[in-house]
RNA sequence: GCCGAAGUAGCUUAGCUGGUUAUAGCGCUAGACUCAUACUCUAGAGGUCGUGGGAUCAUAUCCCACCUUCGGCA
Numbered sequence: 001g002c003c004g005a006a007g008u009a010g011c012u013u014a015g016c017u018g019g020u021u022a023u024a025g026c027g028c029u030a031g032a033c034u035c036a037u038a039c040u041c042u043a044g045a046g047g048u049c050g051u052g053g054g055a056u057c058a059u060a061u062c063c064c065a066c067c068u069u070c071g072g073c074a
Base pairs, nucleotide, nucleotide: 001073002072003071004070005069006068007067010026011025012024019057028044029043030042031041032040050066051065052064053063054062
């Protein structure tokens, strides 16, 4: 340099076949339980969906450019 894959909550991720308020687990906070801790149960907070632009009535999802990471070829 060329080709391909990936980027969504603190971490790992679903959703990418455009349309209701973006999903779950772990973790975090509070409560219940317990003499207490842990386990378990309940509730809650936490996301400008990598950045910018475009198309569309409407985009995490489609198009373009760029950034980062990984893999392959040279």